Molecule: transfer RNA
Organism: marine sediment metagenome
RNA sequence: CGGAGUGUAGCGCAGAGGUAGCGCGCAUCGUUCGGGACGAUGAGGUCAUGGGUUCGACUCCCAUCACUCCGA
Numbered sequence: 001c002g003g004a005g006u007g008u009a010g011c012g013c014a015g016a017g018g019u020a021g022c023g024c025g026c027a028u029c030g031u032u033c034g035g036g037a038c039g040a041u042g043a044g045g046u047c048a049u050g051g052g053u054u055c056g057a058c059u060c061c062c063a064u065c066a067c068u069c070c071g072a
Stems, first nucleotide, its partner, number of pairs: 001071007010024004018055001026042005048064005
């Protein structure tokens, strides 16, 4: 320098244009002598950034940023 991929909750990841979810973790409660395990409830997200298309964008298009891979 060229090409490709990834970016969504604390961590790991889903999410085919129509209310943003799962597992683990965290908080509270139950259970227990206590803890763990188990059960119930709950909190936590400017969906990397900026534009565009659309009635409507995590999703489609463009640019930028960060990281990873391939090539030179």